[in-house]
RNA sequence: GGGCCCGUAGCUCAAUUGGCUAGAGCACCCGAUUUGCACUCGGGAGGUUAGCGGUUCGAAGCCGCUCGGGUCCACCA
Repeated sequence: GGGCCCGUAGCUCAAUUGGCUAGAGCACCCGAUUUGCACUCGGGAGGUUAGCGGUUCGAAGCCGCUCGGGUCCACCA
């Protein structure tokens, strides 16, 4: 330098290959329970879907470029 794959909440992942308000578990915060802690139960907060632009009535999902990670190949004078 080239090909392919991946990037969604702090972490692990969903979201029927374009359509309802982007959700779940764990973690975190508050409350109930307990003498207290843990467990359990109830509730809450947390997202520019890596970034920018494009297509579309509508994009997490399609197209282009860029960034980051993984992998294979090439170069190495």